[in-house]
Context: one part of a larger RNA
Molecule: small-subunit ribosomal RNA, central domain
Organism: uncultured prokaryote
RNA sequence: CUGGGCGUAAAGGGCUCGUAGGCGGCCAGCCAAGUCGGACGUGAAAUCCCCAGGCUCAACCUGGGAACUGCGUCCGAUACUGGUUGGCUUGAAGCCGGGAGAGGGAUGCGGAAUUCCAGGUGUAGCGGUGAAAUGCGUAGAUAUCUGGAGGAACAUCGGUGGCGAAAGCGGCUCACUGGCACGAAACUGACGCUGAGGCUCGAAAGCGUGGGGAGCGAACGGGAUUAGAUACCCCGGUAGUCCACGCCGUAAACGAUGAGGGCUAGGUGUCCAAGCUUGCUUGUCGGUGGCGCAGCUAACGCAUUAAGCAUCCCGCCUGGGGAGUACGGCCGCAAGGUUAAAACUC
Numbered sequence: 001c002u003g004g005g006c007g008u009a010a011a012g013g014g015c016u017c018g019u020a021g022g023c024g025g026c027c028a029g030c031c032a033a034g035u036c037g038g039a040c041g042u043g044a045a046a047u048c049c050c051c052a053g054g055c056u057c058a059a060c061c062u063g064g065g066a067a068c069u070g071c072g073u074c075c076g077a078u079a080c081u082g083g084u085u086g087g088c089u090u091g092a093a094g095c096c097g098g099g100a101g102a103g104g105g106a107u108g109c110g111g112a113a114u115u116c117c118a119g120g121u122g123u124a125g126c127g128g129u130g131a132a133a134u135g136c137g138u139a140g141a142u143a144u145c146u147g148g149a150g151g152a153a154c155a156u157c158g159g160u161g162g163c164g165a166a167a168g169c170g171g172c173u174c175a176c177u178g179g180c181a182c183g184a185a186a187c188u189g190a191c192g193c194u195g196a197g198g199c200u201c202g203a204a205a206g207c208g209u210g211g212g213g214a215g216c217g218a219a220c221g222g223g224a225u226u227a228g229a230u231a232c233c234c235c236g237g238u239a240g241u242c243c244a245c246g247c248c249g250u251a252a253a254c255g256a257u258g259a260g261g262g263c264u265a266g267g268u269g270u271c272c273a274a275g276c277u278u279g280c281u282u283g284u285c286g287g288u289g290g291c292g293c294a295g296c297u298a299a300c301g302c303a304u305u306a307a308g309c310a311u312c313c314c315g316c317c318u319g320g321g322g323a324g325u326a327c328g329g330c331c332g333c334a335a336g337g338u339u340a341a342a343a344c345u346c
Stems, first nucleotide, its partner, number of pairs: 003318004007300002012314001014201001017198001021194003025088007033081002035077008049065006091191001092188001096183002099180001103177002108172002110154001115149007125136002162169002206247006215241002220236004258313001260311001262309002266291001268289004273284001276279001295302002319346003328339004
C1' cells in the first nucleotide's frame, strides 16, 4: 500500500460556509497527455527459471536459452479519461407572481400568576408532612378587598403541527432581515457536488466588567428521617438563573444514522402550495408521521425521510484496562478544551 467496517457491537466530525484537492450532464469537431497496439534501442554480469554438460552424485561449476513484467524513441489506434473549440438544456442559478412559518436581531405594548410595600375588613392561628418540627403570627399573620412596586415567564390555542444548518425558536405589535416550497416560464448555459487545512455559529454550566434580582435555587444554615444521613422530605437561602458587552467551545450537541444527486411495490394521517366542479374527491409538488413489499440486517429492526441498489467526496474505527490520561504543542483570565501516546496488565 492493500482489507473489512461505522443506527444499537470499536467507529459519522455538534452544525454551516468555504480554500486546496478529489469527482463531475448531453452533442459534435480537433489534439493525442493518460490508455491500447507495433517496431527499434536499452534493460551489465552474476542470481531466479528451463535445457545441456563437468567434478563418482549433490551442493558447486560451465555453456546455451528464456526472463528481466521497466524505461526511451518512432509509427499507429481514439472507445473511455484528459486538453481545446463550438453548441445544447435536463443539473445549477435566476426574473416575475401570489404563499406558509415559535427562522433571526431590534422597538414598543399586554394580561394572568408569585413575591414585596401601603391601606381596609378580620382574629388566632398559618404553613408544612407519611407524621412532625424548624419557620411565620397578638408588634395582628394566614384569609379577603383596594391601590402600588418589581422581576421573570408567556396558560388556553398547541398538534407524531410549523420554522431553522445545527445549537435552537412559542403573548401581542411595528419596521428591518435570512431561508423555503409552489406556479409560470423570460434570461444565463455545467456556472456543479464534496470539502483536508481555515473562518463563522454553537444548549446548559462556568469565567470577566457593569447592571438587575420576583420566583426558583448549587453551596450553606436549620428541622426531620436514620444505626449513621455530609442525601431523599420540610423551613430558610448565597452564587446563579435575567440584561449588556467580552470569553469559554463542551453535551446522550442523538435519528446514537455525514453531505450530494440517481434508481427501487404500495396503502394511510397531517402541514404548505397548486389545480378543479368551493368543499370535497381524485391525482400533482415539497415537508412531516405511522404501517408495509422487494431487498438488507447478527438480531432488533430499516424499508422513496433506507439501515435497499449503485456512485462521488469528507470524517472516523481496528481487543479490554491503563486513558480521552501523561508529556509536548496550540487555545483559554481561569475552569479547562483540543491534538494524543507508552510502560504495565488481562